[in-house]
A computed fold for a 71-nucleotide RNA from a hydrothermal vent metagenome, annotated as transfer RNA. Its Rfam family is "tRNA". Rfam's curators write: Transfer RNA (tRNA) molecules are approximately 80 nucleotides in length.
RNA sequence: AGGGGAUUAGUGUAAUGGCAGCACGACUGAUUCUGGUUCAGUUAGUACAGGUUCGAAUCCCGUAUCCCCUG
Numbered sequence: 001a002g003g004g005g006a007u008u009a010g011u012g013u014a015a016u017g018g019c020a021g022c023a024c025g026a027c028u029g030a031u032u033c034u035g036g037u038u039c040a041g042u043u044a045g046u047a048c049a050g051g052u053u054c055g056a057a058u059c060c061c062g063u064a065u066c067c068c069c070u071g
Base pairs, nucleotide, nucleotide: 001070002069003068004067005066006065007064010024011023012022013021018054025043026042027041028040029039030038047063048062050060051059
């Protein structure tokens, strides 16, 4: 320098253009002498900026970070 891939909640991981889910975690309550287990509830997210569309995590353009391949 060229090419490819990844980016979603605190962590990991889903989602055929049509209500953003699941698990773990954290917090609150119940249970318990206390802790743990168990049960109920709460919490919090689409890397950034534009575009297309009735509607975008998803499609298109650009940017950022990381990884891989070629030289």